Model confidence (mean pLDDT): 80 of 100. The RNA shown here (Bacterial large signal recognition particle RNA) has 264 nucleotides and comes from a Dehalococcoidia bacterium. The source organism's lineage runs through Bacteria, Bacillati, Chloroflexota and Dehalococcoidia. The sequence is in RNAcentral, with records from ENA. Its Rfam family is "Bacterial large signal recognition particle RNA". Rfam classes the family as a non-coding RNA gene. The gene name in the source record is ffs.

[in-house]
Order: sequence, then structure tokens, then C1' cells
RNA sequence: UCGUGCUAGACGGGGAGCUAGCGGUGCCCUGAACCCGCAAUCCGCUACAGCGGGGUCGAAUUCCCGCUCGAGGUCUUGGCGCUGUAGGGACUGUCCCCGAAAAGCGGUGUUGAUGGCUUGGCCCUGCGCGGCGGGACGCUGCGAACCCCGUCAGACCCGGAAGGGAGCAGCGGUAAACAGUUAGUCUCGGGCGCCGCGGGUACACCGGGUCGGAGCUGGCUACCGGGGAUAAGCCUGUGGACCGGGUCGACAGCGGGUGCACGG
Repeated sequence: UCGUGCUAGACGGGGAGCUAGCGGUGCCCUGAACCCGCAAUCCGCUACAGCGGGGUCGAAUUCCCGCUCGAGGUCUUGGCGCUGUAGGGACUGUCCCCGAAAAGCGGUGUUGAUGGCUUGGCCCUGCGCGGCGGGACGCUGCGAACCCCGUCAGACCCGGAAGGGAGCAGCGGUAAACAGUUAGUCUCGGGCGCCGCGGGUACACCGGGUCGGAGCUGGCUACCGGGGAUAAGCCUGUGGACCGGGUCGACAGCGGGUGCACGG
């Protein structure tokens, strides 16, 4: 160095999860890769960490080690970043209300401001006048079969007579009652009055007069103080996507390593 027969070993690997841990079943990735049995209310094991049975290849394209690449998984109290959602109301912003002040704009003021004095109104109270309403008186009308009045035909009664008497109807009148009353007198009342006279309070408001001679006001904006609303920014919590970082890492690439016996 070649040939033959063996042996170690290989015939998929990985991630999360589960587990004290390891491996498997199930899920996912890779990508093509012997068969049968077992297993999520799990199964089998213990650092040589699936077990049991069978089969094939076999010291190299296939086994072992290292490096590189990197599918994919997973973690991230990393991003003054993006986006959703729940809450908050300190801060910024926006809006509303109140106060203060009087800088700007405005209003008002020499046709006289603020202020002082004065007078009246408004307000309270007493009296009066008027008006309105009620009532009474008064007035008008009507008003009694008999028990109201006057006059009383007829009829009646008394009387010898002269005469006297009572008296119905009618006629006239009247009482109570009823009805009316423009005007009159008295009285009472009020959701009445551009009405009159007197007194008072208060000077808040309004009007007039007067003194005096330059401010007054606070509508808007800004500043300041207080209260409230909103939740865009902001703050807190919790998700998502993206980016970054950590970790494991299939497939692939490169480099290295690997036994025994016999024979030529």
C1' cells in the first nucleotide's frame, strides 16, 4: 500500500415546553432520514441518562472533534423611538368662572369727571280729596175677598116718625212685602289715583341745582392670585409590531482525527 473478515460507531438533528435532571411520545424548525412495541390523569431512565426485539452499513461522501455560516425557537427592568389599551390629573396646552390691578385697546368727561353741599323722586307713615263697589235713608212704582183707611149705590139694623147706625161691591188711598233708583244725604271697604297737605328713614339708586376744575370706568387683551373642565402633550400600568442585545442552534462549508486479525 492492496485485499478479506471483524470491532467501536452510525442508520437524522435541533428549539421551546415538561422534569430534580436526561431522553422520548405530542408541538415547532430543519429537510428526506431502517422496521416493530410502549407513553400527557405521561412513558423510560440516572450523568455511559429512552427501554425491549429485529435488520443494514461499517473505519469513511457516511463515525468523532474544532472553527465558520446560520433557518428557527426563546429571553430581554434595552429603545428620552412607533402603535393600542386602562387609569391619573403633578406639569405644558386649550376652555370656563371669580378676584385683584390698571399696562395696552375701548367707553365716558371742559356741552364739566371723581368728590363735597343741597333739593326732589324712590321708600315708610298720618290726614284729606276724588273715583269705584256695598249698605242705609230718601224717592218712584206696585201693593189687602174679610180681620187697613176714606167715601160708601144697593141691600141690612134700630126707631111711630124725624132721624141714627154698621157696612159688602165699586171708586180713591195706604202698611208690610216686592221691584227700581241717572241724581241727593250718611256710612263701610280696597289689588283704585300722572290728586293735595304734613312727618320720617336712608343716603343704596335716579333726576335737578350749586362749589370746584381733570379725571372716571373696568367691556376686551396681557400680567398676578384662586377655583373648575378637558385629556392633546405628559405620568403610571399592561399589550403589539419594529430595531438592538443575550442564549440555544438544524442544514451547509472548511480543517483535523479514528482500532483489531489474517494474507499478497